[in-house]
Context: one part of a larger RNA
RNA sequence: UUUGGCCUAAAACGUCCGUAGCCGGUCUGGUAAAUUCUUGGGUAAAUCGAAUAGCUCAACUAUUCGAAUUCCGGGAAGACUGCUAGACUUGGGACUGGGAGAGGUUAGAAGUACUUUCAGGGUAGGGGUGAAAUCCUGUAAUCCUGGAAGGACUACCAGUGGCGGAGGCGUCUAACUAGAACAGAUCCGACGGUAAGGGACGAAACCCUGGGUCGCAAACGGGAUUAGAUACCCCGGUAGUCCAGGGCAUAAACGCUGUAGGCUUGGUGUUGAGGAUCCUACGAGGAUGCUCAGUGCCGGAGAGAAGUUGUUAAGCCUACUGCCUGGGGAGUACGGUCGCAAGACUGAAAUUCGCAGGAGCGUGUUCCUGCGAACAGCAGACUU
Numbered sequence: 001u002u003u004g005g006c007c008u009a010a011a012a013c014g015u016c017c018g019u020a021g022c023c024g025g026u027c028u029g030g031u032a033a034a035u036u037c038u039u040g041g042g043u044a045a046a047u048c049g050a051a052u053a054g055c056u057c058a059a060c061u062a063u064u065c066g067a068a069u070u071c072c073g074g075g076a077a078g079a080c081u082g083c084u085a086g087a088c089u090u091g092g093g094a095c096u097g098g099g100a101g102a103g104g105u106u107a108g109a110a111g112u113a114c115u116u117u118c119a120g121g122g123u124a125g126g127g128g129u130g131a132a133a134u135c136c137u138g139u140a141a142u143c144c145u146g147g148a149a150g151g152a153c154u155a156c157c158a159g160u161g162g163c164g165g166a167g168g169c170g171u172c173u174a175a176c177u178a179g180a181a182c183a184g185a186u187c188c189g190a191c192g193g194u195a196a197g198g199g200a201c202g203a204a205a206c207c208c209u210g211g212g213u214c215g216c217a218a219a220c221g222g223g224a225u226u227a228g229a230u231a232c233c234c235c236g237g238u239a240g241u242c243c244a245g246g247g248c249a250u251a252a253a254c255g256c257u258g259u260a261g262g263c264u265u266g267g268u269g270u271u272g273a274g275g276a277u278c279c280u281a282c283g284a285g286g287a288u289g290c291u292c293a294g295u296g297c298c299g300g301a302g303a304g305a306a307g308u309u310g311u312u313a314a315g316c317c318u319a320c321u322g323c324c325u326g327g328g329g330a331g332u333a334c335g336g337u338c339g340c341a342a343g344a345c346u347g348a349a350a351u352u353c354g355c356a357g358g359a360g361c362g363u364g365u366u367c368c369u370g371c372g373a374a375c376a377g378c379a380g381a382c383u384u
Stems, first nucleotide, its partner, number of pairs: 004324003007307002012321001014201004021194003025088007033081001035077007048066007091191001092188003095184003103177007110154002114150008125136002162169002206247006215241002220236004258320006266298009276288004302309002326353003335346004364382002368377003
């Protein structure tokens, strides 16, 4: 390389746009680049095939003939590919229509809670825990009532509900703005798919500048627990969390499943749209069923090592891209590019090893996160 793969064993770029490249719907005419056939020339030997010969046979070797590939010229064919001309509407795009939506940006408004503060009432505790203590409180706390200020957040509704390319998006109102679905006797007419480089977006944390800081809270200081406790629990508490403008470019950025198209039994929910039938308090009402698009559950064939998946495929095909090739060393070193930095991207080798890894069953223990229970996760550890 051929081949084989990429949900969980190694492997789908975090997502989208898009350049080159690669691939490309239906019909008709032309052309003949490519293709196929034919013919002529040319084409080293070895090799290969046939016949004969030489080693006693054979392998082997030699001679003669032939075959084959590549190359050039002439001729023919016209299905497929290409090129070219014309046409089509199913792919794609546009338009129109009435609906749906936490889609985005900006501005304004509201709501409870919380904290602080003021006034009044009221008196000895409050708070916290497994139990305590640190802590607050006689300059009057906790608690009750009323007012004010502040910043953050948006309970119920809330739904394997919706929207978005992903990240993500949840009080209300307005302005601006984007996309998708459905319907159509509308228009364009292959304008498409994928995508190396390239570009844009991209949670949280972190960085820079300026604001803000109620609550929460890395670090830090105390109090406990403990053999110890740089933790878990408690009392405090600064960065940060919030806003504006820049930077960073990473996540278990996950459906651990690339994008696009076609084909392949079903059942049952739910969301949006459009028809149909029936009911009706005539309502933007209700019921049933159908179609399209989304989103779930179950499940057949098939697939799969199995778990499972199963028209939202991991089935059967096609096009294009990315990636993988034993474990460690290591996502390290060096170099380069980017960055204020942290670091990101690209990315080895020496060397080492008892081949890691995955799945199932049984049995436990400890820990971490989400306030907590249930529950879920664990990219954590250990043991048989």

Small-subunit ribosomal RNA, central domain from an uncultured archaeon, 384 nucleotides, folded computationally. The RNAcentral record of the full RNA draws on Greengenes. Its Rfam family is "Archaeal small subunit ribosomal RNA". Rfam 15.1 lists 709 matches to the family in 491 species. Gene Ontology terms of the family: structural constituent of ribosome and ribosome.